[in-house]
Molecule: transfer RNA
Organism: Patescibacteria group bacterium
RNA sequence: GUGCCUAUGGUUUAGCGGUAGAACGACGGGUUGUGGUCCCGUUAGUCUGGGUUCAACUCCCAGUAGGCACC
Numbered sequence: 001g002u003g004c005c006u007a008u009g010g011u012u013u014a015g016c017g018g019u020a021g022a023a024c025g026a027c028g029g030g031u032u033g034u035g036g037u038c039c040c041g042u043u044a045g046u047c048u049g050g051g052u053u054c055a056a057c058u059c060c061c062a063g064u065a066g067g068c069a070c071c
Base pairs, nucleotide, nucleotide: 001070002069003068004067005066006065007064010024011023012022013021018054025043026042027041028040029039030038047063048062049061050060051059
C1' cells in the first nucleotide's frame, strides 16, 4: 500500500429497519450474631461525522482505533 474482520453500560456479550436485552460488577435494602449464599430495587451503553428512510445498533459513504492475510 491492497483486501477483509471487529467496535453496544465498568467488564463479557445478544440484537436480519419499528420500545436497546442478558450475565457479572457497583450502589441501596431484606435475610444472617458477622461475612458469604439467596431475594428485591437502582445504576449505566450503540467508536466519530455525514447520507438514505416516516423510522437506523442494523443499510450506504468517509474517518478513527484494534486485529488478520498478502506484498